[in-house]
Annotation:
This is a predicted structure of a 1173-nucleotide part of an RNA (large-subunit ribosomal RNA, half B) from Vischeria cf. polyphem.
Context: one part of a larger RNA
RNA sequence: UUAUGGUAAAGGAACUCGGCAAAAUGACUCUGUAACUUCGGGAGAAGGAGUAACUAAAAAGGAGGAAUCUUUUUUAGUUGGCACAAAAUCGGGGGUAGCGACUGUUUACUAAAAACACAGGUCUCUGCUAAUUCGUAAGAAGAUGUAUAGGGACUGACACCUGCCCGGUGCUGCAAGAUUAAGGGGAGAGGUUUAGGCUUCAAACUUAAGUACCAGUAAACGGCGGCUGUAACUCUGACGGUCCAAAGGUAGCGAAAUUCCUUGUCGGGUAAGUUCCGACCUGCAUGAAUGGUGUAACGACUUCCUCGCUGUCUCUACCAUAACCUUUGUGAAAUUAAAAGAUCUGUGCAGAUGCAGAUUAUCUACAGCUAGACGGAAAGACCCUGUGCACCUUUACUAUGUGUAUACACUGUAAACAAAAAAUUUUUGUCUAGUCAAGGUGGGAGUUUAAACUUUAUAAAAGUUUAAUCAACUUUGGAAAACCACUCGUAAAUUUUUUUUUUGCUUAUUCAUUAUGAUGAUACUGUAUAUGAGGUAGUUUGACUGGGGCGGUCGCCUCCUAAAAAGUAACGGAGGCGCAUAUAAGGUAGGCUCAUUGGGUAAAUUCCCUAGUAGAGUGUAAUGGCAUAUGCUUACUUGACUGUGAGAUUAACAAAUCAAACAGAAACGAAAGUUGGUCAUAGUGAUCCGGUAAUUUUGUGUGGAAAAAUUAUCGCUCAACGGAUAAAAGGUACGCCGGGGAUAACAGGCUAAUGACUCUUAAGAGUCCCUAUCGACGGAGUCGUUUGGCACCUCGAUGUCGGCUCUGCAUGUCCUGGAGCUGAAGGCGGUUUCAAGGGUUCGGCUGUUCGCCGAUGAAGAUGCUACGUGAGCUGGGUUUAGAACGUCGUGAGACAGUUCGGUCCCUAUCUGCUGUAGACGUUAGAAAAAUUGAGAGACUUAGACCCUAGUACGAGAGGACUGGGAAAAGUGAAUCACUGGUAAACUGGUUGUUUUGCCUAAAGCACUACCAGAACGCUAAAUUCAUAAAUGAUAAUUGAUGAAAGCAUAUAAAUAAGAAUCAUAUCUCAAGAUAAAUUUUCUUUUAAAAUGUUAUAGACUAUAACAUGUAUAGGCCUUUGGUUUAAAAUUUUUAAAUGUUAGCUAAAAGGUAACUAAUAAUUUAUUGAAAUA
Repeated sequence: UUAUGGUAAAGGAACUCGGCAAAAUGACUCUGUAACUUCGGGAGAAGGAGUAACUAAAAAGGAGGAAUCUUUUUUAGUUGGCACAAAAUCGGGGGUAGCGACUGUUUACUAAAAACACAGGUCUCUGCUAAUUCGUAAGAAGAUGUAUAGGGACUGACACCUGCCCGGUGCUGCAAGAUUAAGGGGAGAGGUUUAGGCUUCAAACUUAAGUACCAGUAAACGGCGGCUGUAACUCUGACGGUCCAAAGGUAGCGAAAUUCCUUGUCGGGUAAGUUCCGACCUGCAUGAAUGGUGUAACGACUUCCUCGCUGUCUCUACCAUAACCUUUGUGAAAUUAAAAGAUCUGUGCAGAUGCAGAUUAUCUACAGCUAGACGGAAAGACCCUGUGCACCUUUACUAUGUGUAUACACUGUAAACAAAAAAUUUUUGUCUAGUCAAGGUGGGAGUUUAAACUUUAUAAAAGUUUAAUCAACUUUGGAAAACCACUCGUAAAUUUUUUUUUUGCUUAUUCAUUAUGAUGAUACUGUAUAUGAGGUAGUUUGACUGGGGCGGUCGCCUCCUAAAAAGUAACGGAGGCGCAUAUAAGGUAGGCUCAUUGGGUAAAUUCCCUAGUAGAGUGUAAUGGCAUAUGCUUACUUGACUGUGAGAUUAACAAAUCAAACAGAAACGAAAGUUGGUCAUAGUGAUCCGGUAAUUUUGUGUGGAAAAAUUAUCGCUCAACGGAUAAAAGGUACGCCGGGGAUAACAGGCUAAUGACUCUUAAGAGUCCCUAUCGACGGAGUCGUUUGGCACCUCGAUGUCGGCUCUGCAUGUCCUGGAGCUGAAGGCGGUUUCAAGGGUUCGGCUGUUCGCCGAUGAAGAUGCUACGUGAGCUGGGUUUAGAACGUCGUGAGACAGUUCGGUCCCUAUCUGCUGUAGACGUUAGAAAAAUUGAGAGACUUAGACCCUAGUACGAGAGGACUGGGAAAAGUGAAUCACUGGUAAACUGGUUGUUUUGCCUAAAGCACUACCAGAACGCUAAAUUCAUAAAUGAUAAUUGAUGAAAGCAUAUAAAUAAGAAUCAUAUCUCAAGAUAAAUUUUCUUUUAAAAUGUUAUAGACUAUAACAUGUAUAGGCCUUUGGUUUAAAAUUUUUAAAUGUUAGCUAAAAGGUAACUAAUAAUUUAUUGAAAUA
C1' cells in the first nucleotide's frame, strides 16, 4: 500500500451520474390497517405491544394393565441481566409518474428490458384427394381433424372506443370492344429450273391468359392542406372569400420513451430544482388494432420525493487475517537492435536519454511511486482507398424454380346450333341521253317459230314454204342490244370439307373399392410459346475532389493567368459551341466607304457641303485581322469540282492543320489571273455491328444464287464526349479482408483571418472643457487561451468529454500590500501604475465544461501544462452489438434527434521522483567529539472587534488615515497529560450446541458467536506551538541639493525616502561543497565488524542499549491501571444470596542475578587499518 472482515465521537446523503456499497429491517402471538379496486385484492399495508428463567394453581389431552410418564393452554407470584425471537437462520417501509396487463421467454461468454410470448380481438384463405408445407418421386405433416376445423397476417388482459380517404400500390371481381406469342392460314414476292416442280421470305384473316379499361376493398400497403379578410379599447376570430386535393386528422391525448427552438410559461415540492409532479397548447414532426385513451393487480424494468438507517461524505482513525518485506527451498511470463540509458533551452519528419549549447552529477544496490520511455498487448474496428469480399433490400440489370394460359401428343365416338371456303343450279344489276331497268368482255347476222304441206302405220324425228316476234337498220350514248360463250357483284337453295361453341356416350386415362362404383376425352405428364415472378441466383451501382459525402464538373472554341519563341497547373478569373448558309451569307468582275460631329434645305422620308484611321461593319463568343478593304453594293454564275499531292506545322500513338504544283472538265474577267466553300480560330465521336446505292471485284465440282469486297453514304447528348456491355440501383451499427498517416476525427506543429490585449490619431459625449471618465471612423502592433486554415509526425493504435486525486508555471492581478490622477470634502468609489508572497468556499439543478440559483466571504482572477493528470481512480455523456418513439426512405435501413440497457488489462527493465543502505574517495592518520555553511528546501494568510475617536473632515447625515491592544478563523508542525475513538493475547454478562462419566466447574464451535466496559500503543474531533518582530537592497512613486541649458529640472557628478516583492532573519537538510573545509583531544595503544540478549530503532540494512565486573530480554515479586464480587462450602422450596473491597488481569512502573538466555572452553580459515613504487 492492497484485498477480505470488525468498530467508531458529533453530524446524517452534505458523497455521487445515481444512497453504488454498507448499515438498518427480519421469527412467532395479539392488535391495528388508507387511497384505489376488475370486489378477488391492495395487505405481512402502515403503525403498535408481548416473548427469558423459576414456583404454584387450574383446565384440556396422549401413552401405559397399573404405578407413573408426558404435551398444550391459561392465571397468579417471584428472580437476574444493558439486553430474554439474547447466538445462527431471518422482508426495510411509504408516496408520485412512465412502459408493459399478468405467470413466463431471450442475446451459453459485456444488453433480462419497455423486446418476444401470452389469453382475448380482427381480416383473409381452405368443402376434404382441403388450403398450407416438406419431398425428384413414391409419399408424408395438416389429421385418423372437417368451417365451434385448419393455415397465414396484424393487434395484444380488461373498460370506453376505433373517425375521413379507393386518387397511387396491392388484392378481388367483370369480361363487350382494344392490344397480345407460338400454332392455324396462305395473298404475294425472291432464288433456281429439265418449266411437272423444289426451295426461301411472307401480308390479310383466326387465336389464350396477361395488360390497359370498368368496379369493389383500408383491423390491405398507406394518406389525412394552404393563403386571406372580419366583432364598438386591444387581442382573438364563431363568420366569410379563394386555391388545391382521393380525403384534408374526428374522439382522445399532448414540451410526451414523440417538442428542434427549450432550462417554453404558470403552479407544487427545495434555502436554492436543466430532473420530477400538475396544468396550458405555439403538436419543428401526436392520434385511433403500424391501435388511441384509461386502468386495479404484478415488475431483479426506468424516473422523482420521503421516513428509518448508516464511514457514501465532512475527515479520517484504530484493529484482525491474507499478501507485500526478510531468510531457506522451488521457480513462470509478456518484452528485448545494441546500450557506458541525466536536466534545461534550442534544433530536427515539426513533443530528444542519444544532435548543439549550458547546467548538474563519486560508484553500486534495496524498498516504494508511476510523470516519460509518443511504455507492453492486438499488421486501427473510426475515416479514406481497392474497377476486394460477404450478407440484406428493391418499381437496378440479366436470368430462373413453383405458378397461370394457349397449341400439339397421350386422345376415341355422337348430336345440335353457328360460321367459313369451294362446287352446282338459279336469281339479280334503274346516273344522263336513248323506244327502255345497257353488269363486263368477246364472237355475232341472223335467232325463235305458229299454221299449212311433204316423208313416215302412229308417235317421234326430219324437211319445205311463209306470216309474226326480237334483232339488224335508225337514233342516243363513253359503251348498243337478237343469240352464244366466258365472267364480276347481289341474293337464295343443295352438296362436300373445315372450324368454333354447347351437350351427350364409353372403350383409353385417372380415382376408389363391399360394388352392375365414380370420373372421363377432361385431368396428370411431356414439348413449344406467352405472361408473371427478389421465391432463388449471378452481378453492377464512374471519376475529379485542399479527407470523404452533398453541391459542381467531365468534349470542343476564345481571352487573361502565361513570367515578350512554343508550351504550361488549380473546384483560378471571364465568356461561347453541339449551328447557320442555294430567294447565298459561295465564286468571279466592276463600283463604293463606315460610326460620329458641324452647317444648310425640307412638313417628313430625304438631299447637299464639311471634318472624320475606323471611334463602324464583318451570320454567331472572344481575340487577332481587314479602308488597296476580308466591310457595302451591282452583274454574271456554281471551283460548296473529279483524280493526285512535293514540302511543312503539330504531335506518345491515334488523330488534326497548312499547302505549291500536275492531269481532267468548268465559272468569271478585255487580260493578267482568281476559284478544291464561307475574314481566321468552335458547330463534334474511334472501332465493331447493321442499312442504302453503284461497281468490268470474289463466287467452296460447274453455271448461278447466297454471302462478301471496293467506292459513296446513313444509323450513337456512346455529353463520364480515346467511347469497358446491346443490357445494371441501394443498405450494412451484424460486418470481414488488403492497404494508407499518400487522407479525415483527438492532440502536437506552422499560420494568425477570427479571438484576446496594447498603442496611436481624437470627431464627439462629459453644463463649460477631447484625454477625471467614455471614446466613433481609421492606423500600427503583441499573444498563441477561441472558431478556423494547412494536412507536416503518428492508422504493424499517440485511449476521447466531464468529475475525483495530486501538482507545477505564467500574469493581461480577483483579494490582500505600495503609489499617481480624479468630475478625490470624509466615507464609499472610478481609472492608471508597481507587485505573483500567500489566499481564491460550501451547496441545489444538469453527464455536463459552462451557466442559472441559494448561502457565506477580503476575494470567490484569467490562462497554460497532449483542451495537465485513465501502466493514478471513475465511466454519467459520446461511440459497437438489444429495444422503442418522432421524422425520412417502396425497402434493407438512416438521423451533431430523443429514450432504457450495455466487460476500462498490465507483476515497473531504463530515466525521473521519495526514502534506506553498501563501496570507494577526502586525512600522515584508523580513533573520539564539536563546528562552519557554499548550496537546497520549508515558512510567508487575511478579516471582524476594542482604544486613539464619535476626533480630523462635513451644513448635516455620516465618518477616517495613522498608531496601539486582545481573542477567535484558516493553514502548518508537534504531542497523547486531558476529552474521545480503537482494542481479535484484559475482565465480565448471555444464547444455542458438543465434550470433559454425572452435579458443580470449565473448554471448543457459532462474524472475535453476541453484548457491556477497557490498560498500553496508535490516533483527532483533543492539546500545545508557529504564521512574530526587525535589518538591508529595490519597484512604481515621492524628495532635498544641482548643472549641462545664468532659468527650470529628484540626475548628469554626488545624495535621500519607499511595497505582503528580493536578500538577510526564523526552522530543516547540508563538506561526494571531488574546490571533498575548520577546531579540539589522541600518537602506536589496537579499533571496528561479526556473534548473542534486545528496543527509545526498524521493510532488509542501518541506528541505539547491553553482554556475568551484567538488570538486555524473559520469568518471578510488589505496585499502578482494568474488570466488577471467582470457586468450593453453607443457607433457602427454587431462581438466588452469603462467601468476598473478592477473583482474574495485555504491551506500564519499581525490584529481583536464590530461575532462564547473553557463560566458559575448544577449533580454525576467522575479517582487519596507517605513506613510495

It matches the Rfam family "Bacterial large subunit ribosomal RNA". Rfam links the family to the GO terms structural constituent of ribosome and ribosome. The full RNA is in RNAcentral, with records from ENA. The prediction has a mean pLDDT of 82. A source record names the gene rnl.